């Protein structure tokens, strides 16, 4: 870089440094000097490994949070393509898909 697969409605700070941006992209709509990004600490969760227990037959379930990631405003903030239902001029609801994020495995 790209492919496969699982998950994406829950959860997590009145902290320190830092100083103007941030929420992937586009359009909205938001967050931000009552302090953005980033870094540190803390926290959340339980994807992979480890460990323990139980079952079962070499896996499965549960627990733990030791190691590797991840996450820590708003459902992935909402929509973006297609279809269905309903309504009616503008809308609402639902389903699937696209895109994206993260883990694990492969290339």
């Nucleotide at each position: 870089u790209u492919c496969u697969u699982a998950u994406c409605a829950a959860g997590a700070g009145u902290g320190g440094c830092g100083g103007a941006g941030g929420g992937a992209c586009u359009g909205g709509c938001c967050c931000g000097a009552c302090g953005a990004a980033g870094c540190c600490c803390g926290g959340c969760a339980a994807c992979c490994g480890g460990u323990a227990u139980a079952a079962a037959u070499u896996u499965u379930a549960u627990a733990u949070a030791c190691g590797g990631u991840g996450c820590u405003a708003a459902u992935u903030c909402c929509a973006g393509c297609a279809g269905a239902g309903u309504g009616u001029u503008g809308g609402c609801u639902c389903u699937g898909g696209u895109a994206g994020a993260u883990g694990a495995g492969g290339u």